The RNA shown here (Bacterial RNase P class A) has 355 nucleotides and comes from a Gammaproteobacteria bacterium. Rfam family: Bacterial RNase P class A. Rfam links the family to the GO terms dimeric ribonuclease P complex, tRNA processing and ribonuclease P activity. Model confidence (mean pLDDT): 76 of 100. The model forms 97% of the base pairs in the Rfam consensus.
[in-house]
RNA sequence: GGAGUUGGCUGGAUAAUCGCUGCUGCUGUAUGCCGACAAGGCGCCAACAGUGGAGGAAAGUCCGGGCUCCGAUGGGCAAGGUGCCAGAUAACGUCUGGGCGGCGCGAGCCGACGGAAAGUGCCACAGAAAAUAUACCGCCUCUCACGAGGUAAGGGUGAAAUGGUGCGGUAAGAGCGCACCGCGCUGGCGGCAACGCCAGUGGCAGGGUAAACCCCACCUGGAGCAAGACCAAAUAGGAAUCCUCAUGAUGCGGCCCGCAUCGGAUUCGGGUAGGUUGCUAGAGGUGCAUGGCGACAUGCAUCCCAGAUGAAUGAUUAUCCAUGACAGAACCCGGCUUACAGGCCGACUCCCACU
Numbered sequence: 001g002g003a004g005u006u007g008g009c010u011g012g013a014u015a016a017u018c019g020c021u022g023c024u025g026c027u028g029u030a031u032g033c034c035g036a037c038a039a040g041g042c043g044c045c046a047a048c049a050g051u052g053g054a055g056g057a058a059a060g061u062c063c064g065g066g067c068u069c070c071g072a073u074g075g076g077c078a079a080g081g082u083g084c085c086a087g088a089u090a091a092c093g094u095c096u097g098g099g100c101g102g103c104g105c106g107a108g109c110c111g112a113c114g115g116a117a118a119g120u121g122c123c124a125c126a127g128a129a130a131a132u133a134u135a136c137c138g139c140c141u142c143u144c145a146c147g148a149g150g151u152a153a154g155g156g157u158g159a160a161a162u163g164g165u166g167c168g169g170u171a172a173g174a175g176c177g178c179a180c181c182g183c184g185c186u187g188g189c190g191g192c193a194a195c196g197c198c199a200g201u202g203g204c205a206g207g208g209u210a211a212a213c214c215c216c217a218c219c220u221g222g223a224g225c226a227a228g229a230c231c232a233a234a235u236a237g238g239a240a241u242c243c244u245c246a247u248g249a250u251g252c253g254g255c256c257c258g259c260a261u262c263g264g265a266u267u268c269g270g271g272u273a274g275g276u277u278g279c280u281a282g283a284g285g286u287g288c289a290u291g292g293c294g295a296c297a298u299g300c301a302u303c304c305c306a307g308a309u310g311a312a313u314g315a316u317u318a319u320c321c322a323u324g325a326c327a328g329a330a331c332c333c334g335g336c337u338u339a340c341a342g343g344c345c346g347a348c349u350c351c352c353a354c355u
Base pairs, nucleotide, nucleotide: 001351002350003349004348005347006346007345008344009343010342012320013319014318015317016316017315018314020053021052022051023050024049025048027046028045032042033041034040055326059337060336062335063334064333065332066331067224068223069222070221074257075256076255077254079220080219081218082217083216084098085097086096087095088094099113100111101110102109103108114215115214119213120212121209122208123207136155137154138151139150140149141148142147163181164180165179166178167177168176182204183202184201185200186199187198188197189196190195228277229276230275231274238268239267240266241265242264243263248262249261250260251259284303285302286301287300288299289298290297291296
C1' cells in the first nucleotide's frame, strides 16, 4: 500500500416563523353536573407560559414470556416442540463458552449435532450385482475347439460396489500374511461433561438413509388489549322450538378419569355500538465498582425517555454538509429473520514492497 474477517456507534446539523399533540401551571368560561336556588367544585372549550414527542429495525408475525379472561384445581392418553456438553436468562427454537464434523491459505463462517447392534421401510435410472449378494469386460489354468475351473487385484456403471495404502505371496489373485491407518472390544490417563490421548487385543459384524416411520430424553392448557373492567343511555324483564333435569347436562384445542356448578342449545325480532379505564415507572435506561474466559449477575448512584384513537411531530426560509438509504409506535418486553445510501471507531488475518 492492497485485499478480507469481525465487533461497536450513527442514520443529517444549526437558527427563525407558522402549525399538530401529551403533561404541568395560570386565566377566562355561556350551557352541563354536584351543592341548599349560595359560596364553591368538577367537566367541555379557548388563550398564554413551560416542558416532552417514533426505530435499529417500529417491518415479518417466526419463537418465548409478562398481563387479562375461561369460577377454582389435578392425573393420564393422544398431539405438538426441541435434540452434542456445560452455563446464562422470567423463558425460548435465543445467547455465551467448549467438543465434534464441514468450508476457507488464514482471521473466521456454518451445522435439522441423541439412536441404524429394537423393529419396519427406501436406495430411482445406470450397472452383472444395491442383499438370500454377485461376475459384464478382463486375468490365470486345462482343452484342437466348444467349453470347464479359479478370481474379485485392474476396467466399466453409479451418489454409493462390501475397509484404504504399500510390501510379500500366488497359476492368476484375495486380510491369504505382514506394516501403518480405519473399525470393534478391554484397560489406563486428562476433562464437571461432550470428548481426546495412550496401550493391548481381534483379521473384523457389507453400507447409506431417522429434514422416512420409529425408539429415547426433556418441555408444553386455550384464547387474546378488537383480552378484560367500570359508567351512562336506550330497547321488548320479547317470542318460538328442541334436549335434559343428578343413572343427566354444562364447564374455550381432542379423548378419558377426577373436580365444580345446576339448566343447556338453536332460530326470529328489538336496542346500543357513547365515555372512562386497561395505556406506560418497567424482568427499565445510564454511570461506576466487584465477580466471571464470556453470556451475565450483585451492589451503589442517577434519570423518567410517545401514549394517538379515522389515528399526533408537518410546512417555509437561510447556512453547513455525508447531497441524505431502509422506513412510522397502537398493551408491553427478550430474541430471531429480512431491508439499509452514506459516515466514524476498534481488533484480527493474508499478499506485495521498503528498512
The sequence was found by an Rfam model in a public genome assembly.